[in-house]
The RNA shown here (FMN riboswitch aptamer (RFN element)) has 130 nucleotides. The model forms 100% of the base pairs in the Rfam consensus. Rfam family: FMN riboswitch aptamer (RFN element). About the family: The RFN element is a highly conserved domain that is found frequently in the 5'-untranslated regions of prokaryotic mRNAs that encode for flavin mononucleotide (FMN) biosynthesis and transport proteins. This element is a metabolite-dependent riboswitch that directly binds FMN in the absence of proteins. In Bacillus subtilis, the riboswitch most likely controls gene expression by causing premature transcription termination within the 5' untranslated region of the ribDEAHT operon and precluding access to the ribosome-binding site of ypaA mRNA.The FMN riboswitch structure, reported in present an FMN-bound six-stem junction, adopts a butterfly-like scaffold, stapled together by opposingly directed but nearly identically folded peripheral domains. Its family is annotated with FMN binding in the Gene Ontology. It was read from a public genome assembly, where an Rfam model found it.
RNA sequence: UUUUAUUUUCGGGGAUAGGUGUAAUUCCUUACCGGUGGUAAAAGUCCACUAACUUCCGCGUUUCGCGCGUGAAGCCGAAUGGGUGCAAUUCCCAUACCGACGGUCACAGUCCGGAUGAGAGAAAACAUAU
Numbered sequence: 001u002u003u004u005a006u007u008u009u010c011g012g013g014g015a016u017a018g019g020u021g022u023a024a025u026u027c028c029u030u031a032c033c034g035g036u037g038g039u040a041a042a043a044g045u046c047c048a049c050u051a052a053c054u055u056c057c058g059c060g061u062u063u064c065g066c067g068c069g070u071g072a073a074g075c076c077g078a079a080u081g082g083g084u085g086c087a088a089u090u091c092c093c094a095u096a097c098c099g100a101c102g103g104u105c106a107c108a109g110u111c112c113g114g115a116u117g118a119g120a121g122a123a124a125a126c127a128u129a130u
Stems, first nucleotide, its partner, number of pairs: 002129001004127001006125005015030001017029003031110002033099002035049004044097002053074004057069005079095005101113003
């Protein structure tokens, strides 16, 4: 320095604004936010991934239902123009756009909840081998 295994820690942000209304942080106006890896150069909008959601499979439970799983499949949003440069849909300028499920006196990216969860992954320690 590299390989493999184990363990530990870390691992999602944002409205206390105005208006209408019986009622809205959900509508309208305005404001605000941007997980993980990759990339000729830094990305919410490129390429992938996680979560959520749907179905299935396996296991537990007498059935239903429910719970569990390094399990499988499906689903999975949104950007253009100009500038600089060797190189940027990533930087700078301008103008746009997008955002799971359940709940709610009224429709939610921002409130409440599953979630003190799970997780893409990140870092460290230790051991082994080269």